Small-subunit ribosomal RNA, central domain from a metagenome, 350 nucleotides, folded computationally.
It matches the Rfam family "Bacterial small subunit ribosomal RNA". Gene Ontology terms of the family: structural constituent of ribosome and ribosome.
The RNAcentral record of the full RNA draws on SILVA.
[in-house]
Context: one part of a larger RNA
RNA sequence: CUGGGCGUAAAGGGUGCGUAGGUGGUUAUGUAUGUCGGAUGUGAAAUCCCGAGGCUCAACUUCGGAAUUGCAUUCGAAACUGCAUGACUUGAGUGCAGGAUGGGAGAGCGGAAUUCUUGGUGUAGCGGUGAAAUGCGUUGAUAUCAAGAAGAACACCGGUGGCGAAGGCGGCUCUCUGGAAUGUUACUGACACUGAGGCACGAAAGCUGGGGGAGCAAACAGGAUUAGAUACCCUGGUAGUCCCAGCCGUAAACGGUGCACACUUGGUGUUGGAGGUAUUGACCCCUCCAGUGCCGGAGCUAACGCGUUAAGUGUGCCGCCUGGGGAGUACGGCCGCAAGGCUAAAACUC
Numbered sequence: 001c002u003g004g005g006c007g008u009a010a011a012g013g014g015u016g017c018g019u020a021g022g023u024g025g026u027u028a029u030g031u032a033u034g035u036c037g038g039a040u041g042u043g044a045a046a047u048c049c050c051g052a053g054g055c056u057c058a059a060c061u062u063c064g065g066a067a068u069u070g071c072a073u074u075c076g077a078a079a080c081u082g083c084a085u086g087a088c089u090u091g092a093g094u095g096c097a098g099g100a101u102g103g104g105a106g107a108g109c110g111g112a113a114u115u116c117u118u119g120g121u122g123u124a125g126c127g128g129u130g131a132a133a134u135g136c137g138u139u140g141a142u143a144u145c146a147a148g149a150a151g152a153a154c155a156c157c158g159g160u161g162g163c164g165a166a167g168g169c170g171g172c173u174c175u176c177u178g179g180a181a182u183g184u185u186a187c188u189g190a191c192a193c194u195g196a197g198g199c200a201c202g203a204a205a206g207c208u209g210g211g212g213g214a215g216c217a218a219a220c221a222g223g224a225u226u227a228g229a230u231a232c233c234c235u236g237g238u239a240g241u242c243c244c245a246g247c248c249g250u251a252a253a254c255g256g257u258g259c260a261c262a263c264u265u266g267g268u269g270u271u272g273g274a275g276g277u278a279u280u281g282a283c284c285c286c287u288c289c290a291g292u293g294c295c296g297g298a299g300c301u302a303a304c305g306c307g308u309u310a311a312g313u314g315u316g317c318c319g320c321c322u323g324g325g326g327a328g329u330a331c332g333g334c335c336g337c338a339a340g341g342c343u344a345a346a347a348c349u350c
Base pairs, nucleotide, nucleotide: 004321005320006319007304008303012318014201015200016199017198021194022193023192025088026087027086028085029084030083031082034080035077036076037075038074039073040072041071042070049065050064051063052062053061054060091191092188093187094186095184096183097182103177104176105175106174107173108172109171110154114150115149116148117147118146119145120144121143125136126135162169163168206247207246208245209244210243211242215241216240220236221235222234223233258317259316260315261314262313263312266295267294268293269292270291271290272289273288274287275286276285299306300305323350324349325348332343333342334341335340
């Protein structure tokens, strides 16, 4: 390479948008790129294969044939493919209608709790633990009442409920803004799928500058525990956690399951929309579509399990794997302020 694979054995890119490329709905006509057929030329000889012959046989060798799967020219075929022109509406998109939504950004507002400050009441303890101690407290703590300040997070509702491409998103209101579903079938008429590079987004931690700092809390200090205790427990506590601007670009970034489309028995919840039935009306009930769960049939699977949200049956495109260690390391390159990231070996060894 061929082949075989990628939920858990090695293997799905963190996610999207999209360039090249690959692939591509129905139909008519034309063309003849691929495709198929015929003819001609060529495809050196030797070798290989077949038939016959010569050395006593064989090896070896001579003659003939076949083969040389190819290429070129030419004549034809037109189903499929490509190309050209035209048409279509089912794919895709647009419009319109009423709903759902913690999707995103900015601004404003709210209450509970916590800590601190001030004042009142009040007196000897509080706190903490397995038990203690460090710690706080007669300069009046803890407790309790009132007032004020600050920062951060939003109990209940809350739900295998919702939204988002993923990361992720939850108090309330306003403004700006994105996407999806349903219904309608008015418009465009294949405009599609995937996507190497590329671009954008991307938890936490970390970094730079400026602010902020209540609580929590790496580091650090002390107290315990212990043989020791650079820990687990306790008392403190700085970065950080928060905001603005800019970096970083990684995660068990997980459904450990790439995206799109089609097909393939069912049962039962739940969310959104629509239609029907019913009704004064809302429910209930039935049907359809989209999402989200559970259980299971065929089938698949090494098993576990998956099972119309497939890991079933197929098609298209991308990414990735090829024994363990060495190693996601070295070297080089690119990126980064740094931390480091991306790309990515070999010797050696089992």